[in-house]
RNA sequence: UCAAGUCCCGUGGGAGAGACCGGCCUCUGGCCGGCGCCGAAGGCGCAACACCGCCCGGAAUCGCUCAGGCAGAAGGACCGCGGGAAUAAC
Repeated sequence: UCAAGUCCCGUGGGAGAGACCGGCCUCUGGCCGGCGCCGAAGGCGCAACACCGCCCGGAAUCGCUCAGGCAGAAGGACCGCGGGAAUAAC
């Protein structure tokens, strides 16, 4: 000095699943309870990994559903575009 990697901001796209039942309220909605579901915020778990055993490490869009969600809105992993910051290898 510098990134195709990392992080941040803006912007566009972005799936799934009951507008379920009951009660209450400040009643286009919200809260509580119940049953049924979804997984792409977050969280948790695991394989291979030179040979035997133990320990540690060990990924996800896989699994679990704690949380979250199941009309719309909001959110949303991830992707595109624009911009910014720090820091490598060389």